This is a predicted structure of an 85-nucleotide RNA (Glycine riboswitch aptamer) from a soil metagenome. Model confidence (mean pLDDT): 82 of 100.

[in-house]
RNA sequence: UAGAUCUGGAGAGAGCCGGCAACGGCCGCCGAAGGGGCAAGCGGGUGCAACGCCCGCGAAUUUCUCAGGCAAAAGGACAGAUCGG
Numbered sequence: 001u002a003g004a005u006c007u008g009g010a011g012a013g014a015g016c017c018g019g020c021a022a023c024g025g026c027c028g029c030c031g032a033a034g035g036g037g038c039a040a041g042c043g044g045g046u047g048c049a050a051c052g053c054c055c056g057c058g059a060a061u062u063u064c065u066c067a068g069g070c071a072a073a074a075g076g077a078c079a080g081a082u083c084g085g
Base pairs, nucleotide, nucleotide: 001085003083004082005081006080007079008078013027015026016025017024018023028070029069030068034066035064036063037062041057042056043055044054045053046052
């Protein structure tokens, strides 16, 4: 440190309408699969030069809500344990 097994693990409508069903429509909401955005800083460009402007890189438990989710089950970031090349 990839992976495997086990344990813990939050949030938010079992929403309404149409339909035999498949499915379609209408709102409300959540952030902890995945994905996107942002700082300092670093690099480059411009330029006589610069604390300016432009481009790139750039973190989170922050932010967006594309995806996903809103009874239970499943899933679940993350944490712990046991294995493991």